[in-house]
RNA sequence: GGCUUCUUCGUCUAAAGGUCAGGACGCCGGUCUCUCAAGCCGGAGAUGUCGGGUUCAAGUCCCGCAGGAGCUG
Numbered sequence: 001g002g003c004u005u006c007u008u009c010g011u012c013u014a015a016a017g018g019u020c021a022g023g024a025c026g027c028c029g030g031u032c033u034c035u036c037a038a039g040c041c042g043g044a045g046a047u048g049u050c051g052g053g054u055u056c057a058a059g060u061c062c063c064g065c066a067g068g069a070g071c072u073g
Base pairs, nucleotide, nucleotide: 001072002071003070004069005068006067007066010025011024012023013022018056027043028042029041030040031039050064051063052062053061
């Protein structure tokens, strides 16, 4: 250099074009307890690496950029 692949809440992870992007852990509040933890209930939190394009509609398809990983001249 070439090819392939990944990039989603603080962390991990789902969603193979279409109802408010879901879940786990963590965090906050409540409940329970003499107290703490656990359990139970509730809540906040990601517009998606960035920039374009296609589409009525894109995290999902296409092009480019950046970063990571693998293979290979």
Molecule: transfer RNA
Organism: uncultured Acetatifactor sp.